Small-subunit ribosomal RNA, 5' domain from an uncultured marine bacterium, 510 nucleotides, folded computationally. RNAcentral holds the full RNA, with entries from ENA and SILVA.
Context: one part of a larger RNA
RNA sequence: GGACGAACGCUGGCGGUGCGCCUUAUGCAUGCAAGUUGAGCGAAGCUUUUCAGUAGUUUACUACAGAAAAUGACUGAGCGGCGAACGGGUGAGUAACGCGUGAGCAAUCUACCUUAGUUACCGGGAUAGCCCGAGGAAACUCGGAUUAAUACCGGAUAAUCUUAUUACAUCACAUGAUAUUUUAAGUAAAGGUCAGCCGAACUAAGAUGAGCUCGCGUUCUAUCAGCUAGUUGGUGGGGUAAAAGCCUACCAAGGCUACGACGGAUAGCUGGUCUGAGAGGACGAUCAGCCACACUGGGACUGAGACACGGCCCAGACUCCUACGGGAGGCUGCAGCAGGGAAUAUUGUGCAAUGAGCGAAAGCUUGACACAGCGACACCGCGUGUGGGAUGACGGUUCUAGGAUUGUAAACCACUUUCAGGAGGGAAGAAAAUGACGGUACCUCCACAAGAAGCCCCGGCCAACUACGUGCCAGCAGCCGCGGUAAUACGUAGGGGGCGAGCGUUGUCC
Numbered sequence: 001g002g003a004c005g006a007a008c009g010c011u012g013g014c015g016g017u018g019c020g021c022c023u024u025a026u027g028c029a030u031g032c033a034a035g036u037u038g039a040g041c042g043a044a045g046c047u048u049u050u051c052a053g054u055a056g057u058u059u060a061c062u063a064c065a066g067a068a069a070a071u072g073a074c075u076g077a078g079c080g081g082c083g084a085a086c087g088g089g090u091g092a093g094u095a096a097c098g099c100g101u102g103a104g105c106a107a108u109c110u111a112c113c114u115u116a117g118u119u120a121c122c123g124g125g126a127u128a129g130c131c132c133g134a135g136g137a138a139a140c141u142c143g144g145a146u147u148a149a150u151a152c153c154g155g156a157u158a159a160u161c162u163u164a165u166u167a168c169a170u171c172a173c174a175u176g177a178u179a180u181u182u183u184a185a186g187u188a189a190a191g192g193u194c195a196g197c198c199g200a201a202c203u204a205a206g207a208u209g210a211g212c213u214c215g216c217g218u219u220c221u222a223u224c225a226g227c228u229a230g231u232u233g234g235u236g237g238g239g240u241a242a243a244a245g246c247c248u249a250c251c252a253a254g255g256c257u258a259c260g261a262c263g264g265a266u267a268g269c270u271g272g273u274c275u276g277a278g279a280g281g282a283c284g285a286u287c288a289g290c291c292a293c294a295c296u297g298g299g300a301c302u303g304a305g306a307c308a309c310g311g312c313c314c315a316g317a318c319u320c321c322u323a324c325g326g327g328a329g330g331c332u333g334c335a336g337c338a339g340g341g342a343a344u345a346u347u348g349u350g351c352a353a354u355g356a357g358c359g360a361a362a363g364c365u366u367g368a369c370a371c372a373g374c375g376a377c378a379c380c381g382c383g384u385g386u387g388g389g390a391u392g393a394c395g396g397u398u399c400u401a402g403g404a405u406u407g408u409a410a411a412c413c414a415c416u417u418u419c420a421g422g423a424g425g426g427a428a429g430a431a432a433a434u435g436a437c438g439g440u441a442c443c444u445c446c447a448c449a450a451g452a453a454g455c456c457c458c459g460g461c462c463a464a465c466u467a468c469g470u471g472c473c474a475g476c477a478g479c480c481g482c483g484g485u486a487a488u489a490c491g492u493a494g495g496g497g498g499c500g501a502g503c504g505u506u507g508u509c510c
Base pairs, nucleotide, nucleotide: 001510002509003508004507006506007505008504009503010502013382014381015380016379017378018377019375020374021340026338027337028336030335031334032333035082036081037080040079041078044075045074046072048070049069050067051066053064054063055062056061089293090292091291098218099217100216101215102214103213104212105211108210109209113206114205115204116203117202118201119200121155122154123153124152131144132143133142134141135140161186162185163184164183167180169178170177171176191198192197219265220264221263226256227255228254231253232252233251234250235249236248237247238246268290269289270288271287272283273282274281275280295316296315297314298313299312318329319328320327321326346372348371349370350369354368355366356365357364358363385415386414387413388412395406396405397404398403419451421446422445423444424443425442429437454499455498456497457496458495459480460479461478465494466493467492468491469490475482476481
């Protein structure tokens, strides 16, 4: 000098764009953050229409309870489907194939989507809900009766599928891969509808996503020198989508290590960011990719995908409810609260846009997101007036008392109106409809110089000096140092210098 997710002191006009718990991965009141589907299903309620009855009433009409059949962008539960594994948060753990980069899988899976082909035959028994009953303070649970499905189950059919088997060709990176072929065994489905479509099963291929393996790179420490029994390898068996001590029984005795094993400390990694001429050094907020975690520890279930933040089970700590028998919970989602701290925001608006989930669609949901609010926290832009004006006014300061300086500065004259303010108009963002932002941006008009300047420094480094006060005191200070009676170094004033809605200080990095 530059930089910052900064903080503190003094000061503070406006706008744009960004950013905003770095500390206790501490504990959390309250609300919201994941639903959707009636074109899979049965029932219930409601609405409307019809019928007969009772009461009021001259009829009409009104009210009540009831029956049957329908109607509907209607309502909320239930069964079923899809989603909930994404999106959002945090960086505790991790020195590791975790990440980065480059390869490999002849050792793999992939819902939804796309392309091509084939198929959907015959049956069955339940169950939630509803109804009845019971237990319980509650959470909820139990029994009986009854009902549906694209829920569940059985059979059939079946190959370019799976497994085993026979033969043969081509290729190859060791185990082998691909194509054809013989035989045997096995495996599938679901309907709905507004008749347009939407779905179901199987196969092959694609796309997307994921899994696994390897080469190289990836902090400090030897005041850590030896480490290791599933350890290293083999065989049999198991297991996985898949190779493998991944697991297990047996057998062998191996494997790693001064090119730093093992141990300890620290740490999420990267694209990047800051600095620097570069080489390098330091860092890893925001944004983007990957990983890990979800009160702490463990476990599996469901599923194409999880060992699952707002799912389940067990154990633990903590908090809450309780009728003491038993239950409920997990903000490292968005706001917000307490605590901690030098320190970090609103319990806001909207699904209008972009995207996501579901749905045939209309649409619904979405604290993702879009916006608004707060904060000079950062960067950028603008303003606080412009021109003239000497009697060089008054006042202040200083003085050799003549003057000098503040100083064209002010007053005064003329002009302008950016920004802020008032009034009127008023978007784009939206493909038909639909605008939270927002009467916002922007445009036009109006009035008044009107509403808008401070902070630090002035001994040298380092731009800028005098007076008074103080008297090694009070104090200053980044270093040198200054102050003990003439202090340009302390305090105040005048003057000056620097930067300017900021200026200084502190901290950290280069």

Model confidence (mean pLDDT): 84 of 100. It matches the Rfam family "Bacterial small subunit ribosomal RNA".